[in-house]
SAM riboswitch aptamer (S box leader) from uncultured Polaribacter sp., 123 nucleotides, folded computationally. Its Rfam family is "SAM riboswitch aptamer (S box leader)". Gene Ontology term of the family: regulation of gene expression. Rfam's curators write: The SAM riboswitch is found upstream of a number of genes which code for proteins involved in methionine or cysteine biosynthesis in Gram-positive bacteria. The organism belongs to Polaribacter, within Bacteria.
RNA sequence: ACGUUAUCACGAAAGGCAGAGGGAUUAGACCCGAUGAAGCCUUGGCAACCUCUCAACUUUUGAGAAAGGUGCUACAUUCUACUUUUUUUAUUCUAGUUUACAGAGUUAAAAGACAGAUAACAG
Numbered sequence: 001a002c003g004u005u006a007u008c009a010c011g012a013a014a015g016g017c018a019g020a021g022g023g024a025u026u027a028g029a030c031c032c033g034a035u036g037a038a039g040c041c042u043u044g045g046c047a048a049c050c051u052c053u054c055a056a057c058u059u060u061u062g063a064g065a066a067a068g069g070u071g072c073u074a075c076a077u078u079c080u081a082c083u084u085u086u087u088u089u090a091u092u093c094u095a096g097u098u099u100a101c102a103g104a105g106u107u108a109a110a111a112g113a114c115a116g117a118u119a120a121c122a123g
Base pairs, nucleotide, nucleotide: 003121004120005119006118007117008116013043014042015041016040017039021032022031023030026081027080028079029078044073045072046071049069050068051065052064053063054062055061077115082112083111084110085109086108090106091105092104093103094102
């Protein structure tokens, strides 16, 4: 690297250096940025995955702490993309003639998946 499990609609600032980009990739949108982006440093803060304490008792659950190891500190993982269900009762399209009381699309919401981020384990 790959893999497993869990979480991801909450939360959280300043200063210095730096000097044009950034929000994971692809595509489309939208937003942030010279009133200073990314990145680096210092000091804070947020949170509670590992850790520590207590209580329960094999089910690893609940409460607390925040010294240590990480992480984070604009916008839901910024939104969408794939599947399923419901929805819009307005509109568009669909069988070379008929077959339309049918089917498909457009809207909105929910659930799941894919991908990603973080932690622990494993490797």